[in-house]
RNA sequence: AGACGGCUGGACGGCCGCUCUCGAGGGUUCGCGCCCUCGGGGGAGGAAAGUCCGGGCUCCACGGUGACACGGUGCCGGGUAACACCCGGCGGGAGCGAUCCCAGGGACAGUGCCACAGAAAGCAAACCGCCUUCCUUCGGGAAGGAAAGGGUGAAAGGGUGCGGUAAGAGCGCACCGCGCGGGCGGUAACGUCCGUGGCAGGGUAAACCCCACCGGGAGCAAGACCAAAUAGGGGCGGCACGUCGAUGAGCCUCGGCUCGUCGGCAGCCUGUCAUUGGGACAGUCGCCCGGGUUGGUCGCACGAGGCGCUUGGCAACAAGCGUCCCAGAUGAAUGGUCGUCACCCGCUGCAAGGCGGGAACAGAACCCGGCUUACAGGCCGUCU
RNA sequence: AGCGGGAUGGGGCAGCCAGGAGUGCCCGCCGGGCUCAUAACCCGGAGGUCAAAGGUUCAAAUCCUUUUCCCGCUA
Repeated sequence: AGACGGCUGGACGGCCGCUCUCGAGGGUUCGCGCCCUCGGGGGAGGAAAGUCCGGGCUCCACGGUGACACGGUGCCGGGUAACACCCGGCGGGAGCGAUCCCAGGGACAGUGCCACAGAAAGCAAACCGCCUUCCUUCGGGAAGGAAAGGGUGAAAGGGUGCGGUAAGAGCGCACCGCGCGGGCGGUAACGUCCGUGGCAGGGUAAACCCCACCGGGAGCAAGACCAAAUAGGGGCGGCACGUCGAUGAGCCUCGGCUCGUCGGCAGCCUGUCAUUGGGACAGUCGCCCGGGUUGGUCGCACGAGGCGCUUGGCAACAAGCGUCCCAGAUGAAUGGUCGUCACCCGCUGCAAGGCGGGAACAGAACCCGGCUUACAGGCCGUCU
Repeated sequence: AGCGGGAUGGGGCAGCCAGGAGUGCCCGCCGGGCUCAUAACCCGGAGGUCAAAGGUUCAAAUCCUUUUCCCGCUA
């Protein structure tokens, strides 16, 4: 001068408050409870944030399973309750290096797109130029060869070099790249070696899609209960695929299954009327809509919990033992002020010091595990 | 607190799903014409960081991620 990892996010004390909880006393009440006073204890974060993922929990839906559709994830192995997270490795890229970054499956399953420019944009093709032959009014033209050079473009059908040729070309050769096959190492991704093919098959999947795996939906304003309130308003719905026995036919593992007919039992929400018909009316129950109420309690603070040690593991992490209880508000508490010390800046001073100012991002709202974003500074460790 | 949607000239929109030069519509604005004059009408013109940053791609308003702002729904 950098790279990476971890920790911290002012400390102590006085005074005055706020909220939760425990205990004592008093008031009120038949009591529960409520109010007041005093005392003990607890009281924001690393991100409480964004709500981007994954769960717990609750309600709704649903025979089980699978499929379609939709959405997501995507190298390999492991961790985890789970993940798009974490750890270790592989491959590619950047850097002298420590180290960092990668949505990193499939482009011979199929379809689409590749604007402009350019002759040609995926079918291969030939604008200028090159070479051969023929013709010529000497400017050039015609036929053929070739794909090296120029030009266009983000991209033009392997790259470099030598040989070769009329000019050229994987046409031949060497090296590199690529495809295919095999051996070896590795759990695997992959690596490496050998052989072989003269090269076929441009890019795009954060385009549709294919493959593999995952996902039912909504969210604590979920949901449950109590109290209060009102006009108890409107709509829809309740109607069998039941069971037992006998008998006939079919299948067959010979014990049952399936179908048909007949009979018994139970049952049609309740009542009245009607009966050709499960029809009408009233009540009741369930669901939906509308109206009213918008108060209280629970959910709700012991949890995939924190800390320490040991063991296993490269690590993420896991297991065992010990120990601790650590916010719970609801217009919403966690604050204000004073003093001392510590930090930073400015002025002054040789110095000790003195004076003035500053101190980030931000604040729980059902709870966890991650990611991302914001952040004044300070400390520690490893490495280049 | 939870959930959903949006941002494109001065205003209101389309374009986004299925990428190809900032492409278009209505109103407004500016200049000219018509008229005695104004409006209407006719002709011409200007005006854009597609909210911001990064990524994928040859190429991004459009696809993906993060951030900012606005709107709506739910007891």
This is a predicted complex of two RNAs, RNase P RNA and transfer RNA, with 459 nucleotides together. It holds a member of the Rfam family "Bacterial RNase P class A". The family's RNA type in Rfam is ribozyme. The prediction has a mean pLDDT of 76.